[in-house]
RNA sequence: GGUGGAUAUAACUUAGUCGGUUAAAGUAUUAGACUGUGACUCUAAGAACACGGGUUCGAAUCCCGUUAUUCACC
Numbered sequence: 001g002g003u004g005g006a007u008a009u010a011a012c013u014u015a016g017u018c019g020g021u022u023a024a025a026g027u028a029u030u031a032g033a034c035u036g037u038g039a040c041u042c043u044a045a046g047a048a049c050a051c052g053g054g055u056u057c058g059a060a061u062c063c064c065g066u067u068a069u070u071c072a073c074c
Stems, first nucleotide, its partner, number of pairs: 001074008011027004020057001029045005050066005
């Protein structure tokens, strides 16, 4: 370098049903309550579907291409 496979969801780790109304949880962060202070605990908030197209009334999910990481073979 080529071929094939797997993976990509919040700052991090993971869910997400043969496509269906508002994408979920833990940790972390911020604010408040509690405390003499801090920690713990409780409450609340912000934050995400790798990128670009296609199919569909409707896509994290299906199809195509690209990018990145990883594995195997040549």